[in-house]
RNA sequence: CAGAUUAGACUGCUGAAUUUUUCGAUAAAAACGGGGGAACCGAUCGAGACGCCGCGCAGGCGCUCAUGGGGUGAAGCCUGACGCUCUCCGGUACGCCGGAUCUGCGGCAGGCGGGGCGACUCUUGCGUCCCAAUCCGUCAGCUAACCUCGUAAGCAGAGCAGGAGAGGUGAC
Numbered sequence: 001c002a003g004a005u006u007a008g009a010c011u012g013c014u015g016a017a018u019u020u021u022u023c024g025a026u027a028a029a030a031a032c033g034g035g036g037g038a039a040c041c042g043a044u045c046g047a048g049a050c051g052c053c054g055c056g057c058a059g060g061c062g063c064u065c066a067u068g069g070g071g072u073g074a075a076g077c078c079u080g081a082c083g084c085u086c087u088c089c090g091g092u093a094c095g096c097c098g099g100a101u102c103u104g105c106g107g108c109a110g111g112c113g114g115g116g117c118g119a120c121u122c123u124u125g126c127g128u129c130c131c132a133a134u135c136c137g138u139c140a141g142c143u144a145a146c147c148u149c150g151u152a153a154g155c156a157g158a159g160c161a162g163g164a165g166a167g168g169u170g171a172c
Stems, first nucleotide, its partner, number of pairs: 010157005018030004031151006041141001046065003050062004068139001069136004076112005082106003087100005113131006120167005
């Protein structure tokens, strides 16, 4: 001098997740967030080649098959073909083959949409990333009063912290 590791502080980022007080623990308060919970308002809609009613291609009933719902969070929605699965129909040499619709799963292709960061703040434009995870347990729309819960976790950096406009702050 350079690099690495450890510890502490500083600045900054996602997020509600910070501050203060007491204390031997427990805890309390403020602040910021979440859930439940009236009235009013809102909501209620799967498929089928089968059978019945019916003038009917309207509509209804039966039968069979299929499908729960919700919360935190930006982490959603739609389309397409393909493969697999389930159910049904037909054929069969009983190995399986073909067909039909709904549900579910998978990756692929495409569209719409949502969120973060760029370092005083806001707007803008440009750039660049993300669209996870998890909880409840058949149950919850909104919702005044009221009830109740959380205050985690994980990162970046020592800078000309990228442009423009407006505002602000500090130093001289």
Molecule: c-di-AMP riboswitch aptamer (ydaO/yuaA leader)
Organism: Saccharibacillus brassicae